[in-house]
A computed fold for a 471-nucleotide part of an RNA from uncultured Sebacina, annotated as large-subunit ribosomal RNA, domain I.
Its Rfam family is "Eukaryotic large subunit ribosomal RNA". A reference for the family is Yusupov et al. (2001), "Crystal structure of the ribosome at 5.5 A resolution", Science.
RNAcentral holds the full RNA, with entries from SILVA.
Taxonomically the source falls in Sebacinaceae (Eukaryota, Opisthokonta, Basidiomycota, Agaricomycetes).

Context: one part of a larger RNA
RNA sequence: AUUUGAUCUCAAAUCGGGUGGGACUACCCGCUGAACUUAAGCAUAUCAAUAAGCGGAGGAAAAGAAACUAACAAGGAUUCCCCUAGUAACGGCGAGUGAAGAGGGAAAAGCUCAAAUUUUGAAUCUGGUGCCUUUGGUACCCGAAUUGUAAUCUAGAGAAGUGUUUUCUGUGUCGGACUGUGCACAAGUCCCCUGGAACGGGGUGUCAUAGAGGGUGAGAAUCCCGUAUGUGGCAUGGUCCCCGACACUCUGUGAUACACUCUCAACGAGUCGAGUUGUUUGGGAAUGCAGCUCAAAAUGGGUGGUGAAUUCCAUCUAAAGCUAAAUAUUGGCGAGAGACCGAUAGCGAACAAGUACCGUGAGGGAAAGAUGAAAAGCACUUUGGAAAGAGAGUGAAACAGUACGUGAAAUUGUUGAAAGGGAAGCGUUUGAAGUCAGUCGUGUCGGUUGGGAGUCAGCCUAACUUUUGUU
Numbered sequence: 001a002u003u004u005g006a007u008c009u010c011a012a013a014u015c016g017g018g019u020g021g022g023a024c025u026a027c028c029c030g031c032u033g034a035a036c037u038u039a040a041g042c043a044u045a046u047c048a049a050u051a052a053g054c055g056g057a058g059g060a061a062a063a064g065a066a067a068c069u070a071a072c073a074a075g076g077a078u079u080c081c082c083c084u085a086g087u088a089a090c091g092g093c094g095a096g097u098g099a100a101g102a103g104g105g106a107a108a109a110g111c112u113c114a115a116a117u118u119u120u121g122a123a124u125c126u127g128g129u130g131c132c133u134u135u136g137g138u139a140c141c142c143g144a145a146u147u148g149u150a151a152u153c154u155a156g157a158g159a160a161g162u163g164u165u166u167u168c169u170g171u172g173u174c175g176g177a178c179u180g181u182g183c184a185c186a187a188g189u190c191c192c193c194u195g196g197a198a199c200g201g202g203g204u205g206u207c208a209u210a211g212a213g214g215g216u217g218a219g220a221a222u223c224c225c226g227u228a229u230g231u232g233g234c235a236u237g238g239u240c241c242c243c244g245a246c247a248c249u250c251u252g253u254g255a256u257a258c259a260c261u262c263u264c265a266a267c268g269a270g271u272c273g274a275g276u277u278g279u280u281u282g283g284g285a286a287u288g289c290a291g292c293u294c295a296a297a298a299u300g301g302g303u304g305g306u307g308a309a310u311u312c313c314a315u316c317u318a319a320a321g322c323u324a325a326a327u328a329u330u331g332g333c334g335a336g337a338g339a340c341c342g343a344u345a346g347c348g349a350a351c352a353a354g355u356a357c358c359g360u361g362a363g364g365g366a367a368a369g370a371u372g373a374a375a376a377g378c379a380c381u382u383u384g385g386a387a388a389g390a391g392a393g394u395g396a397a398a399c400a401g402u403a404c405g406u407g408a409a410a411u412u413g414u415u416g417a418a419a420g421g422g423a424a425g426c427g428u429u430u431g432a433a434g435u436c437a438g439u440c441g442u443g444u445c446g447g448u449u450g451g452g453a454g455u456c457a458g459c460c461u462a463a464c465u466u467u468u469g470u471u
Stems, first nucleotide, its partner, number of pairs: 027058001028056004038045001042092001068075002079106004089097002110322003113268001123149001124144002127141006158264002160261004165257001167255002170248007177239007185230001188204001189220001190203004205222002207211001213225003273294007300317005357364002377404001380391004462471003
C1' cells in the first nucleotide's frame, strides 16, 4: 500500500436475564360504603360494620408464640368444632342486637432480628473471567462495605470463665418405602320351538369372594367389555423426605448439650400515653380504629371491664419479623355417587346456545331430541317440463319413506247412517235403529270322560263249507 479487512460513531433486527401493568375471583385479606326492610308511622336504632364499588393474594388466605387469660391447687402461640348462651352486656332499655374466660375435642411446633469490640487484624457479599460433578461449587480480579457486611445472642434469657461429663461428616449407586400410568387373571354361545333377529319358552350343563352395570338384531352370571378377590402379581416412569446395603470420603487446639460462679449483663419514639372529633363494638365516665393538638419513661412501661387520688399485689414485656397442621371453597382441574329432573321438567341452553333474533346502547334472549336391527334411504318401467303419480322393488313392518317410533284433543275434508215448525243444548219417560261385553237356547263338527250293546274289523282255537264264506 491492497483486500470481502481494521478503528471510531451509530440504526434496525434478534435476544440471555430481569420486570409483569392484564385476566380470573367460589373461598381469603384490606379499603370504601348505602338503601329497600323492621320498628305495624318515623328521626337514634335495625337491615349492616351487609350489597354494589375499589385494591391485593394463595392453594388455601388470614392469624400466631402473650405489653394474654385469670384471681385458681392457677392456665400457657394461632386456627376450627361443641358448650358457655340467646347468657353478661348494648338498646326511642322499644323493635331488636349480642360476646368472652373456663370445660370438652380437632390439630399441634416452634423460632429470628435490632440493641455488645471479631478488634491479636471484614472473618461477609454482588459482578466478571477460567475450570467443574451447573437451582450450584471453586480459583483469581474489579466492586459493595467501618455512616458496619459476617459469626455470636433474643429475655424462656444470654455473654465470659472453669469442668477427667453428652452427642456430632459428606457424596454417589442400588434396593426398600411412597407415588403416577399401563397389562393379565372364572364359567355353554349344547339340543328343540316361536321369530326378521333369541338375549324369549322348554330341556340339559358350568362358574361364582364374580348373579353391579353396559353392549350385542327382544328379559344374556356363563357372547363381548367389565364386575369379585388379592395391604395381590408383572411392566414402566417419578420423588430423594424416610429406612437398609455397598463404595469413596471426613478431625479441629471444631461444633453441641449439661453443671458451677464474690464476673458482666443492652431489650424497638412523633411511639406509648393524654385531650378532642368521627366511626365502630356487647364493651357501659369511651372495646377497637382513624384524623388533629400535646407528647413520655427507664427499680421503667402495659393490663387487671366504673371516672379520680394514695398504697399494695398479680401478670405480661408493646411500638421489628418468620412459621406447617387442624379451617374455608356456587371459580379451575380430576374423580365417585344419588329415595333429584326426565324434553312445557331439569341449567337460559340434552340439538351449529348465550346461538338465531330484538335493542343506538347498557342489555334482553328463544324454539328445536327419537326412521330402521341394518340405509337395505325405493334400481327399473310408465305419465308428466318438473314436482309428483301409477306399477315394481327393499324391509318383520313403508298405516317406519330423511315433513320419518307411537300419533291424543280442539279443528278440517270425504264416506256411511239418522234427524230437521217453535235455534242448538239440558232433564224425565216411552219407542225405533246400529253396534257390543255377557248370558241362554238350537244345529253341526271336533276333543275328553263315564255308561250301554259286548255289535263290527282284527287275533287265537275248533267245527262246517265249492267260495274272499258260516257258526